The prediction has a mean pLDDT of 78. A computed fold for a 121-nucleotide RNA from Alicyclobacillus suci, annotated as c-di-AMP riboswitch aptamer (ydaO/yuaA leader). It was read from a public genome assembly, where an Rfam model found it. Taxonomically the source falls in Alicyclobacillus (Bacteria, Bacillota, Bacilli, Alicyclobacillaceae). Of the family's consensus pairs, 92% are formed in the model.
RNA sequence: CAUAAACAUUCGCUGAGUUCCUGAUGGAAGCGGGGGAACCAUUUUUGGGGUGAAUCGUUUUACGUAGGGUGCUUUCAACCCGAACCCGACAGCUAACCUCGCAAGCGUUUUGAAAGGAGUC
Numbered sequence: 001c002a003u004a005a006a007c008a009u010u011c012g013c014u015g016a017g018u019u020c021c022u023g024a025u026g027g028a029a030g031c032g033g034g035g036g037a038a039c040c041a042u043u044u045u046u047g048g049g050g051u052g053a054a055u056c057g058u059u060u061u062a063c064g065u066a067g068g069g070u071g072c073u074u075u076c077a078a079c080c081c082g083a084a085c086c087c088g089a090c091a092g093c094u095a096a097c098c099u100c101g102c103a104a105g106c107g108u109u110u111u112g113a114a115a116g117g118a119g120u121c
Stems, first nucleotide, its partner, number of pairs: 011107004018029004030102006040092001045089001047090001048087004056064003067081004072116006
């Protein structure tokens, strides 16, 4: 000096998954999910349904694709994802009402350009 790996801090990313109080159990605010009338709608072995961007197809283990992500928004380009799990015969929408969650996994000059905007000093 270069390459590779690890650790720590800071700053961030996907995601609803954050903040505050309490000695603790726990509670509050906030952000999300499910169930649940009338009216309307729908048709249940071809089972049905939920969270989620994650659906569908083919010459099927590979390729493509609806859709989604890249730290304010839009456009362009580039690079990625396109899973998994749950309910258990059962749930459309749905006011009142009832109820549940606040995890997990990652990045190391971190994708960039243009236009517009926001914030701070």